[in-house]
Molecule: glmS glucosamine-6-phosphate activated ribozyme aptamer
RNA sequence: GUUUUCCCCAAAGCGCCAGAGCCUGCGGAGCGUACGGCAGGCUGACGAGGAGAAGGGUGAUCGAAAAUUCGGCGGAUGCCCUUUCGUAUUGUUCUAAUGCGAGAUGUGACGGCAAAUAUGCGGGUAACUGCAAAACAAAUACGGCACAAUAGAACGAA
Numbered sequence: 001g002u003u004u005u006c007c008c009c010a011a012a013g014c015g016c017c018a019g020a021g022c023c024u025g026c027g028g029a030g031c032g033u034a035c036g037g038c039a040g041g042c043u044g045a046c047g048a049g050g051a052g053a054a055g056g057g058u059g060a061u062c063g064a065a066a067a068u069u070c071g072g073c074g075g076a077u078g079c080c081c082u083u084u085c086g087u088a089u090u091g092u093u094c095u096a097a098u099g100c101g102a103g104a105u106g107u108g109a110c111g112g113c114a115a116a117u118a119u120g121c122g123g124g125u126a127a128c129u130g131c132a133a134a135a136c137a138a139a140u141a142c143g144g145c146a147c148a149a150u151a152g153a154a155c156g157a158a
Base pairs, nucleotide, nucleotide: 014074015073016072017071019070020043021042022041023040024039025038026037046063047062048061052084053083054082055081056080057079058078085101086100087099088098089097091155092154093153094152095151096150105148106147107146108145110143111142119132120131121130122129123128
């Protein structure tokens, strides 16, 4: 340095709950409701998308639904900066520049892509929850298309 095997990082709209909201029971009070107390519970991000390596900073893209997806803690593949590895851009190589990340350039139009909610069937006294088939996004990426994507040196060919 290479190969093989095993383990881990990596679950990342992800995990958690002291606030909050909601439910049930108890007792108090009350015409009744409301209310506050105690105990036990429930909810608290729906999918799409996202990682070369190291360090620092910030505290994260897209829509769907809903209006607690509120509030908070922890984490995080985003973004910015530095270094480094790789890759694309010229006929090749090296150096540099710029973009990018092993699906490895940019721009434009086109194409195709979700789950929840709701519904149905179950579980639970209830708040709520499990499962199932169908419908409906946007951004990134992707697919083909169009346009646009280096300088220097050396070498080679004509």